Small-subunit ribosomal RNA, central domain from an uncultured bacterium, 350 nucleotides, folded computationally.
Its Rfam family is "Bacterial small subunit ribosomal RNA".
The full RNA is in RNAcentral, with records from Greengenes.

Context: one part of a larger RNA
RNA sequence: CUGGGCGUAAAGGGCGCGUAGGCGGUUUUUUAAGUUAGAUGUGAAAACCCAGGGCUUAACUUUGGGCGUGCAUUUAAAACUGGAGAACUUGAGUGCAGGAGAGGUAAGUGGAAUUCCUAGUGUAGCGGUGAAAUGCGUAGAUAUUAGGAGGAACACCAGUGGCGAAGGCGACUUACUGGACUGUAACUGACGCUGAGGCGCGAAAGCGUGGGGAGCAAACAGGAUUAGAUACCCUGGUAGUCCACGCUGUAAACGAUGGAUACUAGGUGUGGGAGGUAUCGACCCCUUCCGUGCCGCAGUUAACGCAAUAAGUAUCCCGCCUGGGGAGUACGGCCGCAAGGUUGAAACUC
Numbered sequence: 001c002u003g004g005g006c007g008u009a010a011a012g013g014g015c016g017c018g019u020a021g022g023c024g025g026u027u028u029u030u031u032a033a034g035u036u037a038g039a040u041g042u043g044a045a046a047a048c049c050c051a052g053g054g055c056u057u058a059a060c061u062u063u064g065g066g067c068g069u070g071c072a073u074u075u076a077a078a079a080c081u082g083g084a085g086a087a088c089u090u091g092a093g094u095g096c097a098g099g100a101g102a103g104g105u106a107a108g109u110g111g112a113a114u115u116c117c118u119a120g121u122g123u124a125g126c127g128g129u130g131a132a133a134u135g136c137g138u139a140g141a142u143a144u145u146a147g148g149a150g151g152a153a154c155a156c157c158a159g160u161g162g163c164g165a166a167g168g169c170g171a172c173u174u175a176c177u178g179g180a181c182u183g184u185a186a187c188u189g190a191c192g193c194u195g196a197g198g199c200g201c202g203a204a205a206g207c208g209u210g211g212g213g214a215g216c217a218a219a220c221a222g223g224a225u226u227a228g229a230u231a232c233c234c235u236g237g238u239a240g241u242c243c244a245c246g247c248u249g250u251a252a253a254c255g256a257u258g259g260a261u262a263c264u265a266g267g268u269g270u271g272g273g274a275g276g277u278a279u280c281g282a283c284c285c286c287u288u289c290c291g292u293g294c295c296g297c298a299g300u301u302a303a304c305g306c307a308a309u310a311a312g313u314a315u316c317c318c319g320c321c322u323g324g325g326g327a328g329u330a331c332g333g334c335c336g337c338a339a340g341g342u343u344g345a346a347a348c349u350c
Base pairs, nucleotide, nucleotide: 003322004321005320006319007304008303012318014201015200016199017198021194022193023192025088026087027086028085029084030083031082033081034080035077036076037075038074039073040072041071042070048066049065050064051063052062053061054060091191092188093187094186095184096183097182098181103177104176105175106174107173108172109171110154115149116148117147118146119145120144121143125136126135162169163168206247207246208245209244210243211242215241216240220236221235222234223233258317259316260315261314262313263312266295267294268293269292270291271290272289273288274287275286276285299306300305323350324349325348332343333342334341335340
């Protein structure tokens, strides 16, 4: 390379939007590029295969035929793919009618708690641990009452509940705003799927500038423990954690499972709708669509397991893997203020 693979053995891009490209619904007319059939030309000789000839045979040699899978021209076919025209509505989208939601952004508001400050009551301890000590306290602490300041986070509700593409999102109100779902079937009429590059989003930590700083807390200091203790435990405590703007672009960014479509036994929870039955009404019950869990058949798997939310059966497109170490390193390129990121080897060795 041909292949074979990617939940856990190597391997799904962190996630989206989308360019080129690849692939693409139903009916019909046409074309003839792909496709199929025929004909003609060409496809050197030698070699190879078949049938003969010549050296006494063979090797060797020679004659004829085949082969030469290809290319070009031409004639025809029209099922499939492609091109052109016309039409359709199931895919896709729009409209209309609804209900659900921690989806996003901004502004404002609230209560509980911690800490600090002021004042009152009050007196000798408090705190902490396995036990202690460092620490705080007669300059009045801890406790308790009242008032105030400030920052951060939102108990209960809370639920293998909801929403979001992922990261993620949880007090309340208002404003702006994205998406999904259900019903209807009015409109468009294949407008679709995927997506190399590209563009955007992207936890925490970290960086820059300016704020903020209650609690917590890397570093650091002290007290313990210990043979030692640069730790685990304790008392403190600075960056940081918070806000605005900008950068970084990585995670066990995980369902370790790319996206889309179709099909393939059931059972049982739960969230959001719709329809029906029933009813005074609400429930209950039945059907159906979308989501989210558990169990389970066929099938699949090396096994574990997966099993309509597939890891089953198929199609399309993208990404990735190819023994371990060296190594996600070196060098170079690109990006970054830096930290570093991304792309990414080889020698050597087993």